RNA sequence: GCCCUCGUAGCUCAGCCUGGAUAGAGCAGAAGGUUCCUAACCUUAAGGUCGCGCGUUCGAAUCGCGUCGAGGGCG
Numbered sequence: 001g002c003c004c005u006c007g008u009a010g011c012u013c014a015g016c017c018u019g020g021a022u023a024g025a026g027c028a029g030a031a032g033g034u035u036c037c038u039a040a041c042c043u044u045a046a047g048g049u050c051g052c053g054c055g056u057u058c059g060a061a062u063c064g065c066g067u068c069g070a071g072g073g074c075g
Stems, first nucleotide, its partner, number of pairs: 001074007010027004020058001030044004051067005
C1' cells in the first nucleotide's frame, strides 16, 4: 500500500443480507417488595448522536461514498 471482518445501553451481543412507524435482550447499576440483616428471588423504572460526516430516499442502525478505531490476510 491492497483486501476482508467488526464498531449498536456501563459490559456481552441480536437486529443489517430483504429500509418502515416509539431500536431490543441478558448481565451490571438504581428504586421497591420479601427477610431480624445479608444473599437469593420477585416487581418496576431508567439508561442509546446505532463510531463519525456527507449523500440516496417519503422514510436509514440497515443502502452508497468518505473518514476514524480494533482485529485478520496479502505484498